[in-house]
This is a predicted structure of a 74-nucleotide RNA (transfer RNA) from an Erysipelotrichaceae bacterium. Model confidence (mean pLDDT): 80 of 100. It matches the Rfam family "tRNA". The family's RNA type in Rfam is transfer RNA. It was read from a public genome assembly. NCBI's taxonomy places the organism under Bacteria, Bacillati, Erysipelotrichia, Erysipelotrichales, Erysipelotrichaceae.
RNA sequence: GGGCUUUUAGCUCAGUUGGUUAGAGCGCGUCCCUGAUAAGGACGAGGUCGAUAGUUCGAGUCUAUUAAGGCCCA
Numbered sequence: 001g002g003g004c005u006u007u008u009a010g011c012u013c014a015g016u017u018g019g020u021u022a023g024a025g026c027g028c029g030u031c032c033c034u035g036a037u038a039a040g041g042a043c044g045a046g047g048u049c050g051a052u053a054g055u056u057c058g059a060g061u062c063u064a065u066u067a068a069g070g071c072c073c074a
Stems, first nucleotide, its partner, number of pairs: 001073007010026004019057001028044005050066005
């Protein structure tokens, strides 16, 4: 220098052919249960989907540029 790939909640990750509300597990908070814990149960908070633009009636998803990480080639 060239190619491929990953980026979504505090952590690990889903998200189908672009479609009407952005989710799961763990963690966190409150409550229930208990003599008290653990376990279990109910509810809740937490996200500009790496960033900036574009296409579209509509973008986590498509396109361009860019940032960081990984792999391969030179």